RNA sequence: AAGUGAAAAAAGCAAACCAUGGGAAACGAUGGGACGCAAAGCCACGGGCCUGACCUAUGUUUAUGUUUAAACAUAGAUGGCAGCCGGUUGCCACA
Numbered sequence: 001a002a003g004u005g006a007a008a009a010a011a012g013c014a015a016a017c018c019a020u021g022g023g024a025a026a027c028g029a030u031g032g033g034a035c036g037c038a039a040a041g042c043c044a045c046g047g048g049c050c051u052g053a054c055c056u057a058u059g060u061u062u063a064u065g066u067u068u069a070a071a072c073a074u075a076g077a078u079g080g081c082a083g084c085c086g087g088u089u090g091c092c093a094c095a
Base pairs, nucleotide, nucleotide: 003094004093005092012037013036017032018031019030020029022027035083041088042087043086046085047084048081049080050079055076056075057074058073059072060071061070062069063068
């Protein structure tokens, strides 16, 4: 340096759910709580997944009356997810 996590020690994180805030939503923050995790540390600039308020496009309807407005539907990340894959750094032990 590459490999492995059987046994051990020292630490660490924290799913669901609950409470209080943030957000349109996905989701996130803090506190509680532990299903699990050897990278469940970090990266959303690769793939994948989630969401669609605003905005854009298309369509339909209505109003206006000749080009606009409104409502609805569909599509789209500028929004998220690292506890999906991936990238990257790293503790202990074994060997």

The prediction has a mean pLDDT of 84. This is a predicted structure of a 95-nucleotide RNA (c-di-GMP-I riboswitch aptamer) from Pseudobacillus wudalianchiensis. It matches the Rfam family "c-di-GMP-I riboswitch aptamer". From the family's description: GEMM was predicted in a large-scale screen for bacterial structured RNA regulatory elements.